[in-house]
RNA sequence: GGGCUCGUAGUGAAGCGGUUAUCACGCCUCCCUGUCACGGAGGAGAUCGCCGGUUCGAUCCCGGUCGGGCCCG
Numbered sequence: 001g002g003g004c005u006c007g008u009a010g011u012g013a014a015g016c017g018g019u020u021a022u023c024a025c026g027c028c029u030c031c032c033u034g035u036c037a038c039g040g041a042g043g044a045g046a047u048c049g050c051c052g053g054u055u056c057g058a059u060c061c062c063g064g065u066c067g068g069g070c071c072c073g
Stems, first nucleotide, its partner, number of pairs: 001072007010025004018056001027043005049065005
C1' cells in the first nucleotide's frame, strides 16, 4: 500500500429499510429481611465510531474517514 471483517447504554450481545432501537449483567429507587444476599416491582442510561449520499423513511444500502482484528504484498 491492497483486501476482508468488526465498531450499537458502564460491560457483553441482538436487531438485515418502517409506530417508541431489544435482551442479559451492572447501576439507582421502592418492597421483602433484624442486616446483607436472594427474590419481587419500577426507573435512568446508546441521537447506533464520525462525515456525506441514496430513499417518503437508514442501526440496516452506497462513498469517504477514524479505530480494533485477520490476510496478502

About this RNA:
This is a predicted structure of a 73-nucleotide RNA (transfer RNA) from a Candidatus Saccharimonadota bacterium. Its mean pLDDT, the model's own confidence on a scale to 100, is 82. Its Rfam family is "tRNA". Rfam classes the family as a transfer RNA. About the family: Transfer RNA (tRNA) molecules are approximately 80 nucleotides in length. It was read from a public genome assembly.